[in-house]
Formats: sequence, structure tokens, C1' cells
RNA sequence: GGCCAGAUGGUGAAGUGGUAACACGUCGGUCUGCAAAACCGAUAUGCACGGGUUCGAUUCCCGUUCUGGCCU
Repeated sequence: GGCCAGAUGGUGAAGUGGUAACACGUCGGUCUGCAAAACCGAUAUGCACGGGUUCGAUUCCCGUUCUGGCCU
């Protein structure tokens, strides 16, 4: 330098045009003599950045940044 994949809450992770699941964590409650476990509820400025297409973009297109891999 070329090519490929990826970037989503505090963490992991799904979703690939129509209001972003799930698990863990955290907080509160029930229970308990107190805890743990279990159950119920809540929680979080989450779609890397800048443009474009579209009625509508996390999703499609272009560029950029960063991470990983392959080739030279």
C1' cells in the first nucleotide's frame, strides 16, 4: 500500500429500511430473625464520526477514524 471483517447501554450481545430484543450488572420491593437464593418491578445521554439516498436509516451508498485478520 491492497483486500476482508468489525465498532450498538456499565459489560456481553441480537436486530439489517418503520419507536433497538435478551442476558449479566446496578437500584428498589416481596420473602427471611439477618443475609443469600428465588420471585416482582425499575434502571441506563447505547447504534464510532461526517455526508448522501429515502416519507422514514442502527440497517442502503460514499468518505473518515479506530480495532482485528489476510496479502505484498

Transfer RNA from a Minisyncoccota bacterium, 72 nucleotides, folded computationally. Its mean pLDDT, the model's own confidence on a scale to 100, is 80. The source organism's lineage runs through Bacteria, Bacillati and Minisyncoccota. RNAcentral holds the sequence, with entries from ENA and MGnify.